[in-house]
Molecule: transfer RNA
Organism: Candidatus Liptonbacteria bacterium
RNA sequence: GUCCCCGUAGUAUAACGGAUAAUAUAUAGCCCUCCGAAGGCUGAGAUAGAGGUUCAAUUCCUCUCGGGGACA
Numbered sequence: 001g002u003c004c005c006c007g008u009a010g011u012a013u014a015a016c017g018g019a020u021a022a023u024a025u026a027u028a029g030c031c032c033u034c035c036g037a038a039g040g041c042u043g044a045g046a047u048a049g050a051g052g053u054u055c056a057a058u059u060c061c062u063c064u065c066g067g068g069g070a071c072a
Base pairs, nucleotide, nucleotide: 001071002070003069004068005067006066007065010025011024012023013022018055027043028042029041030040031039048064049063050062051061052060
């Protein structure tokens, strides 16, 4: 330099173009306990960025950014 794949809560993963973007774990509060652990209840927290297509985009297209890989 060319080509391919990936980017979603702190972490690990889901989500036929149509949901209030889900689950586990972590985390905060409460209950329970003599105190903790475990358990129960409740909460906060995310689509890498910018455009485009569409009635509707996490999903499709383009560019940029970041990570990984193949070839040279």